Record summary:
A computed fold for a 532-nucleotide part of an RNA from an uncultured prokaryote, annotated as small-subunit ribosomal RNA, 5' domain.
Context: one part of a larger RNA
RNA sequence: UUGAACGCUGGCGGCAUGCUUAACACAUGCAAGUCGAACGGCAGCAUGUACUAUCUUCGGAUAGUAUGAUGGCGAGUGGCGGACGGGUGAGUAAUGCAUAGGAAUCUACCUAAUAGUGGGGGACAACCUGGUGAAAACCAGGCUAAUACCGCAUAAUCCCUACGGGGCAAAGCAGGGGACCUUCGGGCCUUGCGCGCUUUUAGAUGAGCCUGCGUAAGAUUAGCUUGUUGGUGGGGUAAAGGCCUACCAAGGCGACGAUCUUUAGCUGGUCUGAGAGGACGAACAGCCACACUGGGACUGAGACACGGCCCAGACUCCUACGGGAGGCAGCAGUGGGGAAUAUUGGACAAUGGGGGAAACCCUGAUCCAGCAAUGCCGCGUGUGUGAAGAAGGCCUUAGGGUUGUAAAGCACCUUCGUUGGGGAGGAAAAGCAGUGGGUGAAUAGCCCGCUGUGUUGACGUUACCCACAGAAGAAGCACCGGCUAACUCCGUGCCAGCAGCCGCGGUAAUACGGAGGGUGCGAGCGUUAAUC
Numbered sequence: 001u002u003g004a005a006c007g008c009u010g011g012c013g014g015c016a017u018g019c020u021u022a023a024c025a026c027a028u029g030c031a032a033g034u035c036g037a038a039c040g041g042c043a044g045c046a047u048g049u050a051c052u053a054u055c056u057u058c059g060g061a062u063a064g065u066a067u068g069a070u071g072g073c074g075a076g077u078g079g080c081g082g083a084c085g086g087g088u089g090a091g092u093a094a095u096g097c098a099u100a101g102g103a104a105u106c107u108a109c110c111u112a113a114u115a116g117u118g119g120g121g122g123a124c125a126a127c128c129u130g131g132u133g134a135a136a137a138c139c140a141g142g143c144u145a146a147u148a149c150c151g152c153a154u155a156a157u158c159c160c161u162a163c164g165g166g167g168c169a170a171a172g173c174a175g176g177g178g179a180c181c182u183u184c185g186g187g188c189c190u191u192g193c194g195c196g197c198u199u200u201u202a203g204a205u206g207a208g209c210c211u212g213c214g215u216a217a218g219a220u221u222a223g224c225u226u227g228u229u230g231g232u233g234g235g236g237u238a239a240a241g242g243c244c245u246a247c248c249a250a251g252g253c254g255a256c257g258a259u260c261u262u263u264a265g266c267u268g269g270u271c272u273g274a275g276a277g278g279a280c281g282a283a284c285a286g287c288c289a290c291a292c293u294g295g296g297a298c299u300g301a302g303a304c305a306c307g308g309c310c311c312a313g314a315c316u317c318c319u320a321c322g323g324g325a326g327g328c329a330g331c332a333g334u335g336g337g338g339a340a341u342a343u344u345g346g347a348c349a350a351u352g353g354g355g356g357a358a359a360c361c362c363u364g365a366u367c368c369a370g371c372a373a374u375g376c377c378g379c380g381u382g383u384g385u386g387a388a389g390a391a392g393g394c395c396u397u398a399g400g401g402u403u404g405u406a407a408a409g410c411a412c413c414u415u416c417g418u419u420g421g422g423g424a425g426g427a428a429a430a431g432c433a434g435u436g437g438g439u440g441a442a443u444a445g446c447c448c449g450c451u452g453u454g455u456u457g458a459c460g461u462u463a464c465c466c467a468c469a470g471a472a473g474a475a476g477c478a479c480c481g482g483c484u485a486a487c488u489c490c491g492u493g494c495c496a497g498c499a500g501c502c503g504c505g506g507u508a509a510u511a512c513g514g515a516g517g518g519u520g521c522g523a524g525c526g527u528u529a530a531u532c
Stems, first nucleotide, its partner, number of pairs: 001530002004528005011379006017372002019337001024335003028332003033080003038077002041073002045071003048067008087290003096215002099212004105207002110203004115198003118152001120150002127142006158167003172195002175191004180187002216262003223253003228250008265287004269280004292313005315326004343369001345368003351365001352363004382412004392403004416473001419467004426459001431453009476521005481502003487516005497504002
């Protein structure tokens, strides 16, 4: 000094920390959704309208039917996000990390700029019908929409090129305005103003790749290597490259330790130390690797993807035996292992993330609470006075000494805790209304600013403050032979026992056990383990 454990003991608060072992197996719940302002729709809920019936105080109410008409919305198509956040350290001694550089690359969302956003088409879900199956699920036929999909047009500062030329895109939605049409919902036209979409450029951010140097132990591991080392052609990648392939050459590494074996995530840092060093890598932060074991790709800007897919394996579960389902090294929690490590808690109020125009939704990230003296820090368990030096205990040379101002008694104080009352800050915004400026045809809409309004707190019985009562509710542990601060009596008699080392104990033991007294630390004190 510790992520500690064990023994005895234990009042309060703040801040931290809490499976180091079995990367063992997991019941249950939750941990990634969101968008109706992309779309067809309407299962459920609510509303409106129409009709019918009943009641009626003649206002209407109730019930039923119809209607996607409205608010919304289960399932579905589609978009974005599920590559972040969270966990763990098995593997990895170098495809890693740390540091300093490099060139042959990509980058969704974001920012700035550029030019556009024209005109068509055919499907597939949902749905309907039929069928198979115990289920999971699947098959066939038919209808349909889109910001889903596919052609056409347009095309450069984009791409290819033999420099002649050739090639490549898109999607709408919401709001506003308008002669016309309308089933009164809307259609149609228009507007690039808002959110989008397409092309290209630059930036930002993130990522991939290469190189130098550094990065544990063993020589009782001395030789290793055939895609191996290099070249050419071809392929492949976003990109350099034996990355892959055909051919050619025979190279390449190694006592400055190759190869092999063992161990190990690396770092900022942490602990210790005067330093140099040594040991470690929990918590927090950066990077890497992994997600039941092994392999593989798909989608995508990004994965070879913890809560996605496929195959194989082990294991568990369901089954109508034909076949299916699963993956806590996410948060809690269970069993097991172990000396040993917590709640199946609250909230999205704050911070941040995803989606959305927004309202808002989701968020076991996070913020909080609970448990544990596990650690650090702070506070308390009273204060003053009080000699008849009380009683009792212990010792005694029997006079006394000591416990000891200690107690009692008297006089006070009231921290913390108890009870009652008051009470910040964490809340800044967003929203709504008005108003000024910009954009715009616009008094829509959007952006920027000002003013006003007023909503939102899990924690929380918050922190803090005030008041009442009453010494009241709060001290232990180890040691006392020397090292090492602290001594006597009794018991025991090489026994029982102690012990870190030296060593104590065989009848006067300051060393064993008890007592009185003392010493040290104190809500802790000792022991064990471990590092310097």